[in-house]
């Protein structure tokens, strides 16, 4: 909001209700009325008479007037519908009409005399199926016709008056023109002429009234004039003639769209948008045409004619027109009863009674809309049940329900019963409205929504699936978003949705926007219409203002009163409807006209600047190219080469000669010029600018759609030129490819005349023109002034850069050369993408330019700035980063982890630096979490219950064991008490029954703890202040300096906090305490070993304490601090090493240390046992160990350590065994016992080779440990002796007591796969120029289209599918205009046959 869908639905009141197909309509109603206009016809009743026996009935005649086909008169043009045409024949609002008309109606004046013949009906006769019809005869009127009369009417002529005209009015005159009578007692009603008056109307001006220039020209009756027609009336309305005019950018023609308006919806208002119901005008009645009648129609319910289309038919021929009410059928998402009534209002006839009225009151349906009223109130806590949820206590629903009291609007029953009716009868609505009683809480509650926006939360399913969504957006296993619940929010007989309008959107900006960079200044100028315009005077009054009148229909909005119980809806009055039109004033602004001035423009004198533009001439440098001479082997190129040139004489040099093109230096943010662009030197034309003076005109200005004209570079025509360059194209090169970059050549073009083209990042991305508004400073050019006379200051104008105010900005920035302040004009912008594209048009020789859209399709592009990250950016630095070294891995063998493969199982987990000798500091059973088999169900373990038993220990049996099954010894502790004994109790053990356990089952992307990485890198932040609209920013950023944001100085900062450092261990030097298991100088003794005595000196242990701070000199520096030194000192600039890891980062790694939310299993995914696997092997990879040998194997002597361990242990010395080990057992719970330190010295041999290196690998014999060495331990002894002669590409640790290198201990552990790890200590080096390069890192700064941040982001081709739309040889429908052909009615003229009483 005329509304439709989805779910619900108690009631009144009052309004509304086919927006679509102006599509088709079945049936019935919607326009008839008058007998006081006429002829018929003459009922009912009443009177008289006859007949029948009466009742009664019949028939005759008399009154009566009913009836109504037909003539006749008015009406049917109103009233009712529709909105299809109309873009102006329309409507709105103000005007004209002296250019006109009006029936009914109302005043006035006058009249209404005297004749005439038809004709419908009826009769009769006939044609047709019908519709209709013919032909005689007859008859009436308020029906038709003639005379007569008529001042006023109309018409010729003429005269006066008014009047600018056009014409008006008045007199006279010429001709012409009317009538109807009926009823009644009477009054009335009706008739004709004329005049006025009221209605209701034709005409006719202005002004307003949709979109489109991708419609720019239109136009033949067309514009106008005379005559003449026509009409009520003007008028090209029509016609014959003349003339050639007429509209048009203020938008004609076109084309599309659409009835208009009062008003309605919205909006603060201006404005949008609409044009249902009521109201006022218009247009239309199946679809075109035409006329008749008639006061008035080109006529919805009339006529004719086409036509399409239904229907009847006896096939010849007829009939219809719902856009009237109510129905139907169809189109739709949708829109009602084939209803009463003529009681009110109002309409037609009618003298009147009265008739007709689907106008109209009413009633029916529809929550379609607005309004109102109910679905019940009070009181009721154990806060009932049920439900939802839950941290299991509890909460919520919720005084809600139950229960008690009350009450009856509405509902249903019963009674009563209206206004609506004007003077008199009349009431469809209706037994309605309202009123009275009575029955009973009884008849009455839904719908959406809950993540923000926006009021309202939780569970529960699902798992990016199902869905949801107005927009951000949600859903991928702990969704307030999806579907369900409980609960809560919000309207309420309704509530969502869904389409449409305004609105917020100031998002087309009049009010009220913009264009330097987000769209948006045209590429630049004269100018043309236009719009706009200095200083003053008079007059005028278009604009402006002010009063006044009309006008602006009613009804709507609005006050305020007032009627329906309220209300909504009505009524009665006021307001007011910002328009327009007329008149009067004013005269400050604009105009408008006429005169003045000079500050805008402009014109004159003057000396200057200047690549300003066209023509002609001249020049010197350099490239090339000829020819000549000298003269030899290479030239050129390039990162490097090659294509190329050159012994046919190049390149080089020199000398001469052609030829074009461009003008080195000066050159400067200097000049000129609208731009575009414009550089050698002279010469000619020549065009603007500035300065200076102020003679001279006197507003002559500014802007500027359309036009015109200028317009780089390429291109493009013709015609000439061509030195060097060079698209195209050719060769070499590069390269995965190179249709590119680099090179050798090279044509068009580049050059010059003509002529197009007309576009560029044609940019200060900033239109022109004027005016105002701090400053400083450089430069060009003009004047002017001063001295000290200069290469000068100063000041003035004009141009041209730097800064920086005030103001402006989104912000970056502009800022007297504004993007600030204001003013005129003109262009241009409206989300991105399609697209500056397609179509049309214009314009070009072409290329192309210009004007320039839509459909689709996104949900954003975009601007400027901020932190960050990044950059084959840039500065500064730092690290075993690189370089200088020195040593390995990568190659062999073995060990050991992993990948793969295998397998009943190879349990699992670590994965790029940060997995891979990692979890595992010890898998032969256990471990073991895996297979396979056999076995258990309250369970291997933990709490509660209930029975029974003491716990316990001994040893049979069956099985693989788990387990079963049988037997013996036992009868404990504590506390009470009638202590023979019995009762609790604590703890152990069996049975049972359930809550329960258990799980190395998932998720480490839900989670806490711990951990690894950047990284021991110097960082990471706060707080108050300040700036900044703001995201942020400063601080933290600069100079220095350090290992360090480590520390000084400067600074809109000032402080502080995590982080470095420092304190903490260890180690190095000395003190001091203490001296036993240690030490041992002196002293003494000795078995000669600090063994004893004895000492605490010393070394040692272990506590404390001292010492290193750039403290001191000498330089540099302002200070921080550096260099340098040594007075020293054990130790020198962080003395060494350890612990110790900022905000944060990898969703880094662990759910299988532990811990734990969910989820999952519970006679299993839980427990237990036996075997088995975890050790498998075609190969890969990482980490190690042994080697490859003479700096060395092997033998024989010989020296010198630190740490740590040890009682189910560590184990001397002594025998035994070649040994591993056995046997035994002194000593030690440790500064006291327990270990050969080895590399190293000294000394034989081996002599360079697969070896006396190497020791894998394999047989034999054994040792040892455990229940048990197959699969699967470690060691011995004999024997066997495999690769392997120093490692490709590529890699990785170390900067000093480090690397190399040598061997001890330890943890785990029966045992051992350890060449690992984790510690100790013995020898014990080499190098570092230096930071350009490789990696990682920090700080500043810059550029960004990243921000999940460069491992980003992003382009375009191509395959397939599908949307949309563009063009296509060409085809087909439709609309519509333009021209031609035929051509009905009907109208007008004319002429004929003819009608005909009369006209």
């Nucleotide at each position: 909001u005329g509304a439709a869908c989805g779910c619900u639905g108690g009631c009144g009141g009052c309004g509304u209700g086919c927006u679509u197909a102006a599509c088709a309509c079945a049936u019935g109603c919607a326009a008839g009325u008058c007998g006081a206009a006429c002829g018929a016809u003459g009922a009912a009743g009443c009177g008289a008479g006859u007949g029948c026996c009466u009742a009664g009935c019949a028939c005759u005649u008399g009154u009566g007037g009913a009836u109504u086909a037909g003539u006749g008169g008015c009406g049917c043009a109103c009233g009712g519908g529709u909105g299809a045409g109309u873009a102006a024949a329309g409507u709105a609002u103000a005007g004209c009409u002296a250019a006109c008309u009006u029936g009914c109606c109302c005043c006035u004046u006058g009249g209404a005399g005297g004749g005439g013949g038809a004709u419908a009906g009826c009769c009769a006769c006939u044609g047709g199926a019908a519709a209709c019809g013919g032909c005689g005869a007859u008859u009436a009127a308020u029906a038709c016709c003639c005379c007569a009369u008529a001042c006023u009417c109309c018409u010729u002529u003429c005269a006066a008056u008014c009047a600018a005209a056009a014409g008006a009015u008045u007199g006279a005159u010429u001709g012409g023109g009317a009538a109807a009578u009926c009823u009644u007692u009477u009054u009335u009603g009706g008739c004709c002429a004329a005049g006025g008056g009221a209605u209701a109307g034709g005409g006719c001006u202005a002004u307003a009234u949709c979109g489109u220039a991708u419609c720019a020209g239109c136009u033949a009756g067309u514009u106008g004039g005379u005559g003449g027609g026509g009409u009520a009336a003007c008028g090209g309305c029509c016609u014959a003639c003349c003339a050639a005019g007429g509209c048009u950018a203020u938008g004609a023609c076109g084309c599309g769209u659409a009835g208009c308006u009062g008003g309605u919806c919205u909006g603060a208002g201006a404005g949008g948008a609409u044009g249902a119901u009521c109201a006022g005008c218009c247009a239309c009645a199946c679809u075109g045409g035409a006329a008749c009648u008639g006061a008035g129609a080109a006529a919805c319910g009339g006529u004719c004619c086409a036509g399409a289309c239904u229907c009847c038919u006896a096939c010849g021929g007829g009939a219809g027109g719902c856009a009237g009410c109510a129905g139907u059928g169809a189109g739709g998402a949708a829109u009602a009863u084939u209803g009463c009534a003529c009681a009110a209002u109002g309409g037609g006839g009618g003298g009147a009674a009265c008739c007709c009225u689907g106008a109209u009151g009413c009633a029916g349906c529809a929550a379609c809309g607005c309004c109102g009223c109910g679905u019940g109130g009070a009181g009721g806590a154990u806060g009932a049940a049920g439900c939802a949820u839950u941290u299991c206590g509890g909460u919520g629903u919720g005084u809600a329900a139950a229960c008690u009291c009350c009450u009856u609007u509405u509902a249903u029953u019963a009674g009563g019963g209206a206004a609506g009716a004007a003077g008199g009868a009349u009431g469809a609505c209706g037994g309605u409205a309202c009123c009275u009683a009575a029955u009973g809480a009884a008849u009455a509650a839904g719908c959406a929504c809950c993540g923000g926006c926006u009021a309202a939360c939780u569970c529960c399913g699902u798992g990016c699936c199902a869905g949801c969504a107005g927009c951000c957006g949600c859903g991928g296993u702990a969704a307030u978003a999806c579907g369900g619940a409980g609960g809560g929010u919000g309207c309420a007989a309704g509530c969502g949705u869904u389409a449409c309008u305004c609105g917020g959107a100031a998002u087309c900006a009049c009010u009220g926007g913009g264009c330097g960079u987000a769209a948006a200044g045209a590429a630049c100028g004269u100018g043309u219409a236009g719009g706009c315009g200095g200083u003053u005077u008079a007059g005028g009054a278009a604009g402006u203002c002010a009063g006044a009148u009309g006008u602006g229909a009613a009804a709507g909005c609005c006050u305020a009163c007032g009627g329906c119980u309220u209300a909504a809806c009505c009524g009665u009055a006021g307001a007011a409807c910002a328009g327009c039109a007329u008149c009067u004033g004013a005269a400050a602004c604009u105009c408008c006209u006429a005169g003045a001035c000079u500050a805008g423009a402009g014109u004159g004198a003057g000396g200057g600047a200047g690549a300003g533009g066209u023509c002609a001439g001249u020049g010197g440098a350099a490239u090339u190219a000829g020819u000549g001479g000298u003269g030899u082997a290479g030239g050129g190129g390039u990162a490097a080469a090659a294509u190329c040139c050159g012994u046919a004489g190049a390149g080089a040099u020199c000398a001469c000669u052609a030829g074009g093109a461009a003008u080195a230096c000066c050159u400067a943010u200097u000049g000129c010029g609208a731009a575009g662009g414009c550089g050698a030197c002279u010469g000619a034309c020549u065009g603007g600018a500035a300065c200076u003076u102020a003679a001279c005109u006197g507003a002559c200005g500014c802007u500027g759609a359309g036009a015109c004209g200028u317009g780089a570079a390429a291109g493009c025509g013709u015609g000439g030129g061509g030195a060097g360059c060079a698209a195209a194209c050719a060769g070499g090169a590069u390269u995965a490819g190179a249709u590119a970059c680099c090179c050798u050549g090279g044509u068009a073009g580049u050059c010059c005349a003509c002529g197009c083209c007309c576009u560029a990042a044609a940019c200060g991305a900033u239109g022109u023109a004027c005016a105002c508004u701090a400053g400083u400073u450089g430069u060009u050019g003009c004047c002017a002034u001063g001295c000290u006379a200069g290469u000068c200051a100063u000041g003035g104008c004009a141009g041209u850069g730097a800064u920086g105010c005030a103001g402006c900005u989104a912000a970056c920035g502009c800022a007297u050369u504004a993007a600030g302040u204001g003013u005129a004009c003109c262009g241009c912008c409206u989300g991105g993408g399609g697209a500056g594209u397609a179509c049309g048009g214009u314009c070009g020789c072409a290329a192309g330019a210009u004007u320039a859209a839509a459909a689709c399709u996104c949900a954003a592009a975009g601007g400027a700035a901020u932190a960050g990250a990044c950059g084959g950016g840039g500065a500064c630095c730092c690290g075993c980063a690189c370089a200088a070294g020195u040593g390995g891995u990568g190659g062999a063998g073995c060990a050991u982890g992993u990948g793969g493969u295998u397998u009943a199982a190879u349990u699992c987990g670590a994965a790029g630096a940060u997995a891979c000798g990692c979890g595992a500091a010890g898998a032969a059973c256990c471990u073991u979490a895996c297979c396979u088999g056999g076995g258990c169900u309250u369970g291997a373990c933990a709490u509660c219950c209930c029975a029974a038993g003491a716990a316990u220990c001994a040893a049979c049996c069956a099985g693989g064991g788990a387990u079963g099954g049988a037997u013996g010894a036992g009868u404990g502790c504590c506390u009470g008490c009638u202590u023979a004994g019995c009762a609790g109790g604590a703890g152990c053990u069996u049975g049972g029954a359930g809550a329960c356990a258990g799980g190395u089952g998932c998720u480490g992307c839900a989670c806490g703890g711990c951990u690894g990485u950047c990284g021991u890198c110097a960082g990471c932040u706060c707080g108050u202040g300040u700036c900044g609209u703001g995201a942020g920013a400063u601080g933290u950023u600069g100079g220095g300096u350090u290992a360090a944001g480590u520390c000084c100085c400067g600074c809109a900062a000032c402080g502080a906090g995590c982080g470095c450092a420092a304190c903490c261990c260890u180690c190095g030097u000395c003190c001091u305490u203490a001296g036993u298991u240690g030490c041992u100088a002196a002293c003494a003794g000795u078995u000669u070993g600090g063994c004893u005595g004895a000492g605490u000196a010393c070394u040692c242990u272990a506590a404390g304490g001292a010492g290193a701070c750039u403290g001191c000199c000498u330089u540099c520096g302002u200070a921080a601090g550096g260099a340098g030194g040594a007075g020293g000192g054990a130790a020198g600039g962080u003395g060494a090493g350890g612990a110790c890891g900022a905000c944060g980062u990898c969703a880094a790694g662990u759910c299988a240390u532990c811990a734990u939310g969910g989820c999952c299993c519970u006679u299993a995914u839980g427990c237990c046992c036996a075997g088995g696997g975890c050790g498998a092997c075609a190969c890969a990879c990482g980490u190690g160990c042994u080697a490859c040998a003479a700096u060395g194997g092997g033998g024989a002597g010989g020296a010198c350590a630190a740490a740590g361990a040890g009682a189910g242990g560590c184990g001397a010395u002594a025998c035994c065994g070649c040994g591993a080990g056995g046997u035994g057992g002194a000593g030690c719970a440790a500064a006291u016992c327990u270990a050969u330190a080895a590399a190293c010295c000294u000394u034989c041999u081996c002599u360079c080779a697969g070896u006396u290196c190497g020791g894998a690998u394999u047989g034999c014999a054994g040792u040892c440990u455990g229940c048990a060495a197959c699969u699967c331990g470690a060691c011995u002894g004999c024997a066997u002796g495999a690769a392997g002669c120093u490692g490709g590409a590529a890699u990785c640790a170390c900067u000093a007591g480090u690397a190399a290198u040598c061997g001890u201990a330890g943890a785990u552990c029966a045992g051992c796969c350890a060449u690992g790890c984790u510690a100790c200590g013995g020898u014990g080096a080499a190098u570092a120029c230096g930071u350009u390069c490789c990696c990682g890192g920090g700080u500043c700064u810059u550029g960004u289209a990243c921000u999940c941040a460069c491992c980003g982001c992003c382009c375009g081709u191509c395959a397939c599918a599908c949307c949309a739309u563009g063009g296509g040889a060409g085809u087909u429908g439709a609309g519509u205009u333009c021209a031609c052909c035929c051509g009905a009615a009907g109208c007008c003229g004319g002429g004929a046959u003819g009608c005909c009483a009369a006209c």